[in-house]
Molecule: SAM riboswitch aptamer (S box leader)
Organism: Bacteroidota bacterium
RNA sequence: UUUUUAUUAAGAAGGGCGGAGAGAUUAGGCUCCUGGAAACCCUGGCAACCAAUCUGCGAUAGUGCAGGAAACGGUGCCAAAACCUAAUCCCGGAAAGAGACGGGAGAUGAUAAAAA
Numbered sequence: 001u002u003u004u005u006a007u008u009a010a011g012a013a014g015g016g017c018g019g020a021g022a023g024a025u026u027a028g029g030c031u032c033c034u035g036g037a038a039a040c041c042c043u044g045g046c047a048a049c050c051a052a053u054c055u056g057c058g059a060u061a062g063u064g065c066a067g068g069a070a071a072c073g074g075u076g077c078c079a080a081a082a083c084c085u086a087a088u089c090c091c092g093g094a095a096a097g098a099g100a101c102g103g104g105a106g107a108u109g110a111u112a113a114a115a116a
Base pairs, nucleotide, nucleotide: 001116002115003114004113005112006111007110008109013043014042015041016040021032022031023030025087026086027085028084029083044078045077046076049074050073053069054068055066056065057064082108088105089104090103091102092101
């Protein structure tokens, strides 16, 4: 980097450094920011994907499935729903179409695990 699977409206901030942007891309909106943005570092925290521990079931050559607890380890995350909408499709209400609105799925992105 690619593929697959799962999750994605919950949760969790201070300091240092830095010095103008940031909120994934594009467009529109909105928001944060010189009372200090991003990046980086430290500390703290959240969560429970992986690993390990415990319980139940299964198996007894096979270390699997499910669940809860806890949080030492590997990641991740810590403004606002992935900030919102669109960049796709389908469905809905009165003959049809369009728009808007509502709903569903998908796409894109992010994170984890596995594989290449």